[in-house]
RNA sequence: GGUCCCAUAGCUCAGCUGGUUAGAGCAACUGACUCAUAAUCAGUAGGUCCACGGUUCGAGCCCGUGUGGGACCA
Numbered sequence: 001g002g003u004c005c006c007a008u009a010g011c012u013c014a015g016c017u018g019g020u021u022a023g024a025g026c027a028a029c030u031g032a033c034u035c036a037u038a039a040u041c042a043g044u045a046g047g048u049c050c051a052c053g054g055u056u057c058g059a060g061c062c063c064g065u066g067u068g069g070g071a072c073c074a
Stems, first nucleotide, its partner, number of pairs: 001073007010026004019057001028044005050066005
């Protein structure tokens, strides 16, 4: 230098063929249980979906550019 992949909650990830409320597990917090802690059970909070622009009635999802990370080739 070229080709390709990824970016969604604190962490690991899902999200179908674009559709009206964006989810799971772990972690955190509160409560129950316990003499107490852990475990277990119930609940709560936490997101401008990497940035900017475009397409569309409508974008996490499609398109372009950029940024960051990764793989391969040279």
The RNA shown here (transfer RNA) has 74 nucleotides and comes from a Flavobacteriaceae bacterium. The organism belongs to Flavobacteriaceae, within Bacteria.